[in-house]
Description
A computed fold for a 472-nucleotide part of an RNA from Cyanobium usitatum str. Tous, annotated as small-subunit ribosomal RNA, 5' domain.
Context: one part of a larger RNA
RNA sequence: GGAUGAACGCUGGCGGCGUGCUUAACACAUGCAAGUCGAACGAACCUUCGGGUUAGUGGCGGACGGGUGAGUAACGCGUGAGAAUCUGCCCUUAGGAGGGGGAUAACGGCUGGAAACGGCCGCUAAUACCCCAUAUGCCGAGAGGUGAAAUGAAUUUCGCCUGAGGAUGAGCUCGCGUCUGAUUAGCUAGUUGGUGUGGUAAAGGCUCACCAAGGCUUCGAUCAGUAGCUGGUCUGAGAGGAUGAUCAGCCACACUGGGACUGAGACACGGCCCAGACUCCUACGGGAGGCAGCAGUGGGGAAUUUUCCGCAAUGGGCGCAAGCCUGACGGAGCAACGCCGCGUGAGGGAUGAAGGCCUCUGGGCUGUAAACCUCUUUUAUCAAGGAAGAAGAUCUGACGGUACUUGAUGAAUAAGCCACGGCUAAUUCCGUGCCAGCAGCCGCGGUAAUACGGGAGUGGCAAGCGUUAUCC
Numbered sequence: 001g002g003a004u005g006a007a008c009g010c011u012g013g014c015g016g017c018g019u020g021c022u023u024a025a026c027a028c029a030u031g032c033a034a035g036u037c038g039a040a041c042g043a044a045c046c047u048u049c050g051g052g053u054u055a056g057u058g059g060c061g062g063a064c065g066g067g068u069g070a071g072u073a074a075c076g077c078g079u080g081a082g083a084a085u086c087u088g089c090c091c092u093u094a095g096g097a098g099g100g101g102g103a104u105a106a107c108g109g110c111u112g113g114a115a116a117c118g119g120c121c122g123c124u125a126a127u128a129c130c131c132c133a134u135a136u137g138c139c140g141a142g143a144g145g146u147g148a149a150a151u152g153a154a155u156u157u158c159g160c161c162u163g164a165g166g167a168u169g170a171g172c173u174c175g176c177g178u179c180u181g182a183u184u185a186g187c188u189a190g191u192u193g194g195u196g197u198g199g200u201a202a203a204g205g206c207u208c209a210c211c212a213a214g215g216c217u218u219c220g221a222u223c224a225g226u227a228g229c230u231g232g233u234c235u236g237a238g239a240g241g242a243u244g245a246u247c248a249g250c251c252a253c254a255c256u257g258g259g260a261c262u263g264a265g266a267c268a269c270g271g272c273c274c275a276g277a278c279u280c281c282u283a284c285g286g287g288a289g290g291c292a293g294c295a296g297u298g299g300g301g302a303a304u305u306u307u308c309c310g311c312a313a314u315g316g317g318c319g320c321a322a323g324c325c326u327g328a329c330g331g332a333g334c335a336a337c338g339c340c341g342c343g344u345g346a347g348g349g350a351u352g353a354a355g356g357c358c359u360c361u362g363g364g365c366u367g368u369a370a371a372c373c374u375c376u377u378u379u380a381u382c383a384a385g386g387a388a389g390a391a392g393a394u395c396u397g398a399c400g401g402u403a404c405u406u407g408a409u410g411a412a413u414a415a416g417c418c419a420c421g422g423c424u425a426a427u428u429c430c431g432u433g434c435c436a437g438c439a440g441c442c443g444c445g446g447u448a449a450u451a452c453g454g455g456a457g458u459g460g461c462a463a464g465c466g467u468u469a470u471c472c
Stems, first nucleotide, its partner, number of pairs: 001472004006468005013342006019335002021300001026298003030295003035060003040057002043054004067253003076178007085170002090166007098132004107122006137146003152158001179225003186216003191213006198206001228250004232243004255276005278289004306332001308331003314328001315326004345375004355366004380409006389399001416461005421442003427456005437444002
């Protein structure tokens, strides 16, 4: 000098665009953040008899989107290769859907419990479930074995099953790269390899039985500490150093630990089970909960915002659609937290007014500064008009009567902060008297202090200016 997610002190007019718990992955009151489909199904209720509403069964979605960085030194990430895999919805293509059956929720009856939530009996439907048949499929050397569907809805577009291919997404393996410590030198028994078994979508000690005795390491194993990684960001002429907020990609986590279920996909933030800590309800028998979603509260801290508006746009889920849902998102609010832009007036004006300060008492400085004259109206206030953003013929705008335009009024509404001994641009007076104090370094202050405190003046930057912290 540059930089910052900054903080603190003094000060503070406006706009645009960004950014805003770096600390306690501390605990959380309240509301909202994931639903949707009646064109799968029975039923109940309402009905203008057209239809509508809904709890339940069923389907799809809740594995996305959003948050956080605790853990992790690892094939976690980055980059480049690879083979033994799966892939709902989507696209292309080939073929198919024959026959039959038994339940069950809702509902009704009885009943337990304070509640959460149940129990028994009876009835019923399906695109829910099951059986038989068949199939290009799969297994097998073969014989053979195995093995699917909903002709449902309908006016049409919509769906169901199987095979092949694609696209997308995901799992797995390997080469190279990826912080510090040797005051950590040896580490390892499923350990290293083989054969077989099991398991997986899939290769594999992934698992198990047996056999062999291997495997890693001073080119730093093991252990310990620290840490999410990257594109990037800051700095620097570069090499490099530092860093990983916002935005984007990947990973990990969801009160703590463990586990599986369902599913194309999870070992699942707003699902389930078990254990633990904590909080709450209770009739004491037993139950309920998880903000590292958006707001918000307490706490911690130098320090970080509204319990706002809207689905109008973009995107997502469901639906044939109309549409519903969406704290994603689009916006508004707060904060000079940052960057950029604008303004606080312009021209003229010397008896160089008054006042203030200094003085060698002559005067000098403040200073064209003010007053005064002429002008302008960015901005401000008021009034009138008033968007684009809407795709898609019509309709549809949260922002918002916002931006913007026009007119009126009147210089009107708007300047501070730091420094002035040298480094370092800018000096004098008074007070104080090694006191009070200053200070980044050198150093100032003990009676004329350009260094402390105040005044005047000057210099620098400017809606900011200084200080502190950190990096280059």